[in-house]
RNA sequence: GUGAGUGUAGCUCAGUUGGUAGAGCAUUUGAUUGUGGUUCAAAAAGUCGCGAGUUCAAGCCUCGUCACUCACCCCA
Numbered sequence: 001g002u003g004a005g006u007g008u009a010g011c012u013c014a015g016u017u018g019g020u021a022g023a024g025c026a027u028u029u030g031a032u033u034g035u036g037g038u039u040c041a042a043a044a045a046g047u048c049g050c051g052a053g054u055u056c057a058a059g060c061c062u063c064g065u066c067a068c069u070c071a072c073c074c075c076a
Stems, first nucleotide, its partner, number of pairs: 001072007010025004019056001027043005049065005
């Protein structure tokens, strides 16, 4: 350089036909316990990588761009 894939909560990941953004773990608080752990209940946590377009409506469709991963090509 060429092609493909991935990007969503702190981490790992879902998200159906475009129609109110979710789960597990972790965190915080409370209950339980002599303490801790375990268990239970609740809460907090989001620019859906970034920008633009289409649409009444975009995490989802289109274009551009950035980062990462893989394969290939070139040089050494």
The RNA shown here (transfer RNA) has 76 nucleotides and comes from a Spirochaetota bacterium. Its mean pLDDT, the model's own confidence on a scale to 100, is 80. NCBI's taxonomy places the organism under Bacteria, Pseudomonadati, Spirochaetota.